[in-house]
RNA sequence: CGCCGAGAAAGGCAAACCCGAUGUGAGUCGGGGGCGCAAAGUCAUGGGUCUUCGCCGCUUUCUUCGCUGAACCGCAUCGAGGCAAGCACCUAGAUCGCCAGACUGCCGGA
Numbered sequence: 001c002g003c004c005g006a007g008a009a010a011g012g013c014a015a016a017c018c019c020g021a022u023g024u025g026a027g028u029c030g031g032g033g034g035c036g037c038a039a040a041g042u043c044a045u046g047g048g049u050c051u052u053c054g055c056c057g058c059u060u061u062c063u064u065c066g067c068u069g070a071a072c073c074g075c076a077u078c079g080a081g082g083c084a085a086g087c088a089c090c091u092a093g094a095u096c097g098c099c100a101g102a103c104u105g106c107c108g109g110a
Stems, first nucleotide, its partner, number of pairs: 003109003012037002017032006035097001041103003045100003048095004054089001057087004062082005068076002
């Protein structure tokens, strides 16, 4: 320097959950806690996932108006509009304990 990781030693980190703070939110921070971790140290660079702003679009539920079915109620077709939801796109984010990549690092060779 590279590779490897033990039923080893020393030390380290800390999931869920609870409390407090913070953020619209995903989440983050502090305390408790300890499922796990040999990079569960650092970096959002690529992918994934999640949140959020917007919306030309697409789909769907509901609904309003109009056309047609000779006329009325109802119903149906078609057209136009509205609310909402989902998808796509898009804005700004979150996550490195989802994967990859980059950088750095403790102990040991059982």